[in-house]
RNA sequence: AAUAGCCUUCGGGGCAGGGUGAGACUCGCGUCAAUUCCCGACCGGCGGUAUGGCAAUUUUUGCCGAGCCCGCGAGCCAGCAAUGGUAGAUCCGGUGUGAAUCCGGAGCCGACGGUACAGUCCGGAUGAGAGAAGGCAUGC
Numbered sequence: 001a002a003u004a005g006c007c008u009u010c011g012g013g014g015c016a017g018g019g020u021g022a023g024a025c026u027c028g029c030g031u032c033a034a035u036u037c038c039c040g041a042c043c044g045g046c047g048g049u050a051u052g053g054c055a056a057u058u059u060u061u062g063c064c065g066a067g068c069c070c071g072c073g074a075g076c077c078a079g080c081a082a083u084g085g086u087a088g089a090u091c092c093g094g095u096g097u098g099a100a101u102c103c104g105g106a107g108c109c110g111a112c113g114g115u116a117c118a119g120u121c122c123g124g125a126u127g128a129g130a131g132a133a134g135g136c137a138u139g140c
Base pairs, nucleotide, nucleotide: 005136006135007134008133009132010131017039018038019037023032024031025030041120042119043110044109045072046071047070048069052064053063054062055061056060067108068107075086076085077084078083090106091105092104093103094102112123113122114121
């Protein structure tokens, strides 16, 4: 500098509490009735980046550190397929040489089908998956 795989396991969390009452049942009084509405509560896949933190060590090493910064994945649309398309959301202040990541504060976002309008319920899904860990093997 070039070549090149195989297997196993793992691989997503979340409406506490209150209000209303579409509708259902009833001769009627009335009773039931939303994790979807309203107030409020709660949640954050994977890799990268890193001025922070922790540990050992004594000049380096290891581990952790972003939902909204970069990329990926799932989802959705088209297609027999390959594949193509689509694909959410952040500001202010502080420190600092430097912050999109630290500290403080205030915000914002969340596929499709079902159903009383759903990030949180049920369903596709005992699925798929970025990737993580381990093992085996080839070449130099």